[in-house]
Context: one part of a larger RNA
RNA sequence: GGCAAGCGGUGGAUGCCUUGGCGCUAAGAGGCGAAGAAAGACGUGGUGGGCUGCGAAAAGCAUCGGGGAGUUGCCUAGCGAGCGUUGAUCCGGUGAUAUCUGAAUGGGGGAACCUGUGUAGGGUCAUACCUGCACAUCUGUACAUGAAUAGAUAGUGUACGGAGGCCAACGAGGGGAACUGAAACAUCUUAGUACCCUUAGGAAGAGAAAACAAGAGUGAUUCUCUGAGUAGCGGUGAGCGAAAGGGGAGGAGCCUAAACCUGUCGUAUGUGAUAGGCCGUGACCGUUGUACGGCGGGGGUAGUGGGUGCAUGCUGGGCUCAGUUACGGAUGAGCCGGUGAGUUACAAAGUCGAUGGAUAGGCGAACGAUCUGGAAGGAUUGGCCAUAGGGGGUGAGAGUCCCGUAGCCGAAAUCGAUCGAUCUCACUGGGUGUGUUACCCGAGUACUGCGGAGCACGUGGAAUUCCGCAGGAAUCUGGGAGGACCAUCUUCCAAGGCUAAAUACUACUUAGCGACCGAUAGUGGACGAGUACCGUGAGGGAAAGGUGAAAAGUACUCCGGAGAGGAGAGUGAAAUAGUACCUGAAACCGUUUGCCU
Numbered sequence: 001g002g003c004a005a006g007c008g009g010u011g012g013a014u015g016c017c018u019u020g021g022c023g024c025u026a027a028g029a030g031g032c033g034a035a036g037a038a039a040g041a042c043g044u045g046g047u048g049g050g051c052u053g054c055g056a057a058a059a060g061c062a063u064c065g066g067g068g069a070g071u072u073g074c075c076u077a078g079c080g081a082g083c084g085u086u087g088a089u090c091c092g093g094u095g096a097u098a099u100c101u102g103a104a105u106g107g108g109g110g111a112a113c114c115u116g117u118g119u120a121g122g123g124u125c126a127u128a129c130c131u132g133c134a135c136a137u138c139u140g141u142a143c144a145u146g147a148a149u150a151g152a153u154a155g156u157g158u159a160c161g162g163a164g165g166c167c168a169a170c171g172a173g174g175g176g177a178a179c180u181g182a183a184a185c186a187u188c189u190u191a192g193u194a195c196c197c198u199u200a201g202g203a204a205g206a207g208a209a210a211a212c213a214a215g216a217g218u219g220a221u222u223c224u225c226u227g228a229g230u231a232g233c234g235g236u237g238a239g240c241g242a243a244a245g246g247g248g249a250g251g252a253g254c255c256u257a258a259a260c261c262u263g264u265c266g267u268a269u270g271u272g273a274u275a276g277g278c279c280g281u282g283a284c285c286g287u288u289g290u291a292c293g294g295c296g297g298g299g300g301u302a303g304u305g306g307g308u309g310c311a312u313g314c315u316g317g318g319c320u321c322a323g324u325u326a327c328g329g330a331u332g333a334g335c336c337g338g339u340g341a342g343u344u345a346c347a348a349a350g351u352c353g354a355u356g357g358a359u360a361g362g363c364g365a366a367c368g369a370u371c372u373g374g375a376a377g378g379a380u381u382g383g384c385c386a387u388a389g390g391g392g393g394u395g396a397g398a399g400u401c402c403c404g405u406a407g408c409c410g411a412a413a414u415c416g417a418u419c420g421a422u423c424u425c426a427c428u429g430g431g432u433g434u435g436u437u438a439c440c441c442g443a444g445u446a447c448u449g450c451g452g453a454g455c456a457c458g459u460g461g462a463a464u465u466c467c468g469c470a471g472g473a474a475u476c477u478g479g480g481a482g483g484a485c486c487a488u489c490u491u492c493c494a495a496g497g498c499u500a501a502a503u504a505c506u507a508c509u510u511a512g513c514g515a516c517c518g519a520u521a522g523u524g525g526a527c528g529a530g531u532a533c534c535g536u537g538a539g540g541g542a543a544a545g546g547u548g549a550a551a552a553g554u555a556c557u558c559c560g561g562a563g564a565g566g567a568g569a570g571u572g573a574a575a576u577a578g579u580a581c582c583u584g585a586a587a588c589c590g591u592u593u594g595c596c597u
Stems, first nucleotide, its partner, number of pairs: 001596009015582001016546002020517002022514007029506002031166002039101003042055003046079002049075003061095006070083003106115003116135007137163009170201001171199005181188001185235001211218002222249005232240002253498003256442001260298010275288001276285002278329006303476001305441004309436007317336006337428006350422006357415003361409003367382005383400002385389001391403003447471007457483001478493005533540002553581001556568004
């Protein structure tokens, strides 16, 4: 030096464990914010570095409930000082306080800082100084004021409202790639995807046929299964890719514009014989009337066309009042009674009660002995409960030891749900039919040409939909569509608006589940993690879990530098479990013995 075996060191694999993750289900909630949010800075404890909580009233204050013996949060003990059966700590409801920054909003600013004005207090002999409140911008409404410039307008001011910012995904709208695929590449594809902007709701969007269909019919929208990888589109390449119809989920329908009547305002016009004042007759009044325009009320809403005006047929609760006036007629308004509906559309505010929920909680059955062991929950043996044998803990596998579980019960306060009452609204005079010379039925719209986009559809025979430019209709004897276009036929009624449910999502709360992970896994993060650290910055971004049942965490002695570390002793079942701590593989480093050289 090599080999082998043994014993160690180093190292932290493996096994076991789980505080943490991942995925999903069912409910709830679906927002917070000028009454100052989200996110932070700085403070705050007797002693205080970090986390948590809180805010100069600062690990807390008040009150109302729950609860019932300890307690002053965690790492985290100690010391000190307290509180508590006159009910503390703790849990829940409602309040108070809530520094500074931040939309940040009196002005400024390099966030957490600087500095004002007015007013009301405190304070001073008086300044100073301190405290409360108000003072940003945009915008709506109302009022006042008010230029050039007479009226007016712009502007200005005041009061009362609203907005602003944040937030995971889901929604709508406006913009909008490329790598890639086409085995290259340009139309095409990727894809209206990623990304950017605006903006909303608990959902959004869509939505009550100018729809489909086809000689038969359906009857708003949405989602789903199918139809179907079909019909089609396509350098007819790569690829893209419907609809009707059928089965389901869910179901809900409404309001206007116009004609006509009427009130009011403005402009224009007009007369003395007033054309008017609901009609007839008489009286009376008269800037009444007429035309146009604005605003308001009534009316009205359809496709077997509807409505309006006029004429007319049938039908019809009661009472009171009105117009310049008397009588008669017609009309309108109010009240009572009757009928119906309602807070998500069709109008809009509540209040009260009941029921069952949410936010603290409460009651809650039934076991002992012997053996092994450090320890019984194990084994043996004899019982018991069960609307409870889900789960977790306890010195090893516990229905019966503890917390719980099944079941039952519970709210002073706040919240939301359902039902009822109150309340509110509508109808109650219109409904229905007939005729009609009439009037209305959404205009720079429909549509056409040109240029584009979007429709599964790439310009194609290209309808339907949308946009830009130019042109530019009709009102029911009307207009659109049925995939160029025309005729016939069928079907629907655009150019105004609202609308629940079925659908999408989950930052958040509660309960639960898993042939999901188990510390190089699972979140980046089981641990003072978006931390340490890196970067000017945008940004990037770790490593790091386990003594033991219990600290019982090694009194005391010795070596040593008053060390580090160790040897005894002691604790413990175990210390080769000693805080560098469960197990403790391998590489690697030693040592002992044997053999070989």
The part of an RNA shown here (large-subunit ribosomal RNA, domain I) has 597 nucleotides and comes from a Pseudomonadota bacterium.
NCBI's taxonomy places the organism under Bacteria, Pseudomonadati, Pseudomonadota.
Model confidence (mean pLDDT): 83 of 100.
RNAcentral holds the full RNA, with entries from ENA.